[in-house]
RNA sequence: GUUGAAAAAGGUAAACUGACCGAAAGGUCAGGACGCAAAGUCAUGGGUUUAAGGCACUUAUAGUGCUAUAAUCGCCAGACUGCCAAAA
Numbered sequence: 001g002u003u004g005a006a007a008a009a010g011g012u013a014a015a016c017u018g019a020c021c022g023a024a025a026g027g028u029c030a031g032g033a034c035g036c037a038a039a040g041u042c043a044u045g046g047g048u049u050u051a052a053g054g055c056a057c058u059u060a061u062a063g064u065g066c067u068a069u070a071a072u073c074g075c076c077a078g079a080c081u082g083c084c085a086a087a088a
Base pairs, nucleotide, nucleotide: 002086003085004084011036012035016031017030018029019028020027021026034074040080041079042078044077045076046075047072048071049070053067054066055065056064057063058062
């Protein structure tokens, strides 16, 4: 460096529930385990989600559409790092 998760030592934690933050998506903490051989870290590229703010329209004090600087690494790729084993 490659391959793998059989063994050994471990790690992590989906959905859901409670509290808190947030306009929302979503996040944090606790419980809880669907899973994960990088489901460790990073928003760099793409995808997806949300729309506070902004723009436009309208049946107009409301509604609709568009829009990321917001979010997602347990969507894909990429970058960095990492336990064990096998063969070379």